[in-house]
Context: one part of a larger RNA
RNA sequence: CUGUGGUUAAGGAACUCGGCAAAAUGCCCCCGUAACUUCGGGAGAAGGGGGACCUCAUGGCGUUAACACUCUUUGCGGUGAUAAGCGUUGUGGGGUCGCAGAGAAUAGAGGGGAGCGACUGUUUAUCAAAAACACAGGUCCAUGCGAAGACGUUAAGUUGAUGUAUAUGGACUGACGCCUGCCCGGUGCUGGAAGGUUAAGAGGACCGGUUAGUUCAUCUUUGAUGGGCGAAGCUGAGAAUUUAAGCCCCAGUAAACGGCGGUGGUAACUAUAACCAUCCUAAGGUAGCGAAAUUCCUUGUCGGGUAAGUUCCGACCUGCACGAAUGGAGUAACGAUUUCCCUACUGUCUCCACCAUAGGCCCG
Numbered sequence: 001c002u003g004u005g006g007u008u009a010a011g012g013a014a015c016u017c018g019g020c021a022a023a024a025u026g027c028c029c030c031c032g033u034a035a036c037u038u039c040g041g042g043a044g045a046a047g048g049g050g051g052a053c054c055u056c057a058u059g060g061c062g063u064u065a066a067c068a069c070u071c072u073u074u075g076c077g078g079u080g081a082u083a084a085g086c087g088u089u090g091u092g093g094g095g096u097c098g099c100a101g102a103g104a105a106u107a108g109a110g111g112g113g114a115g116c117g118a119c120u121g122u123u124u125a126u127c128a129a130a131a132a133c134a135c136a137g138g139u140c141c142a143u144g145c146g147a148a149g150a151c152g153u154u155a156a157g158u159u160g161a162u163g164u165a166u167a168u169g170g171a172c173u174g175a176c177g178c179c180u181g182c183c184c185g186g187u188g189c190u191g192g193a194a195g196g197u198u199a200a201g202a203g204g205a206c207c208g209g210u211u212a213g214u215u216c217a218u219c220u221u222u223g224a225u226g227g228g229c230g231a232a233g234c235u236g237a238g239a240a241u242u243u244a245a246g247c248c249c250c251a252g253u254a255a256a257c258g259g260c261g262g263u264g265g266u267a268a269c270u271a272u273a274a275c276c277a278u279c280c281u282a283a284g285g286u287a288g289c290g291a292a293a294u295u296c297c298u299u300g301u302c303g304g305g306u307a308a309g310u311u312c313c314g315a316c317c318u319g320c321a322c323g324a325a326u327g328g329a330g331u332a333a334c335g336a337u338u339u340c341c342c343u344a345c346u347g348u349c350u351c352c353a354c355c356a357u358a359g360g361c362c363c364g
Base pairs, nucleotide, nucleotide: 001359002358003357004356005355006354007353010350011349014348019345027051028050029049030048031047036041038175052096053095054094055093056092057091058090059089060088061087062086063085067080068079069078070077071075097101109343110342111341112340113339114338115337116335117334121133122132137173138172139171140170141169142168143167149159150158151157176330178328179327181260182259183258186257187256188253189252190251191250192249195248196247197246201242202241207236208235209234210233213229214228215227216226217225218224219223261279262278263277264276265275288322289319300316301315302314303313304312
């Protein structure tokens, strides 16, 4: 000096991001126990009192003779009720000792206000246990059975399921109570089939290539060369016409993906605007909540708590940029959750000191 353990005057969180760590509480019996509440809880709420040993008295329980009753078995039989003693466990009186009697060890700190998540559970083996995941409950969609879905080589087969719509699969939300507004213009999904568009295929008008033949011209004339027309066959290209789903189109659908305005003026103080006008939109944010896990400006303003409060609680609403199953707003209980306050308690601190022990270091 460091680790581990212990003690400490006065103060008692002044420490610190934060009571981190430590201290305190702790067992049994009795009394007593609030708000709130889903009536189960909350609750060991909180808050008080007692606790050792000796002796006396008086109870409970267990064991049990005498005694009483009893017999298909007369037996060391069975049943019942008890005395003393013994064991055990209470209550009351008296007394003894210590600073201290759950004398050591083991062994809840408590209360109040908010956020989030209903809850018990699950998770990043090895830096995150949570407000994340799951959950019971809710809603929607698909699926009529050789089901949908999934695995598999477009298979056989398997699974779903030895199940059958109170079933199975998928998606979202997430107990419970109160609720869940408006918009189908866009995207998606479902349905529709009149019209438009649209593939391969069918169709084969028209045009072309090739050339048996035919015709014309020229010449070096048994023929050669060049030009025109051109059947059949083969072949190239190919219009009209016909033709599905899809798309266009027409409807429906938001607990589908999603979206849910601006400007100007106006009341007899001022301010504000129930009101009016106008533009745009598919429709212009309803209830509820709101400086919020969301508020930039911002330490907003007011109130509470403190001597003093960027945090906290209650309000206000000017919501940069809340808002209704991407759920809204509440909520008892629960939480190694986040945040604020109080009591108790303390070496966390003012402000360090000492002791024990292990190691380091120095001297020998």